[in-house]
Order: sequence, then C1' cells, then structure tokens
RNA sequence: CUCUUAUCAAGAAAGGCUGAGGGAAAUGGCCCUAUGAAGCCUUGACAACCUGUCACGCUACCAAGCGCGAUAAGGUGCCACGUCCAGCCCAUGCAAAUGGGACAGAUAAGUC
Repeated sequence: CUCUUAUCAAGAAAGGCUGAGGGAAAUGGCCCUAUGAAGCCUUGACAACCUGUCACGCUACCAAGCGCGAUAAGGUGCCACGUCCAGCCCAUGCAAAUGGGACAGAUAAGUC
C1' cells in the first nucleotide's frame, strides 16, 4: 500500500527540547495557539480491539470450542471541540434548520 470485518456522541495530561502553526482533504464556517501550535523524548493516564490470566454458563468422553463478565500483564491505539461542523445524496420544512445515508478518513484484527 490492497481488500474484508468491526467501531468511531464516552474516556483520559504533566514535564523536557524546540519555536509557528494546528484541528486529514478543494472551499466555507467555527475554533485552538507565544499563558507556546505541530513535531520529538520521558513519565503518567484513558480505553478494552487483539493476546494473556481468572470466574461463570453451554457443547463435548477427553483435548478443546463457543458465549459472557472481570482484570490490565503483553501488542496496538489514544489523551481540545461528535471523525470540530458543513460540502455529495435523501426525507421533513416557505425558510432557518433537523434527521438519515453515501464518500472520504481514523483505529483494531485479518489479508494480498
């Protein structure tokens, strides 16, 4: 990087280096930012996707498998704003707007 599946309204920041941008994408909006953006490092937290461990249930002669819950040791991820909102389509609506979906994206597990 390709494809598949699942999830995406919850949750969780301090320190050091550095120094001007940042919130993925045209455009528009709304925000964050020298009371320090992005990035890197350290530590901590959050979460529970995968692995592990434990309890319970079901199937089974066993091995084991499946389900469900807990835990948080390992692998990831993540720690402003709903994936910050809209953009395309549909529905309702005079409109403002609201709701749903698509596309795209992110993460995990698998896969070429």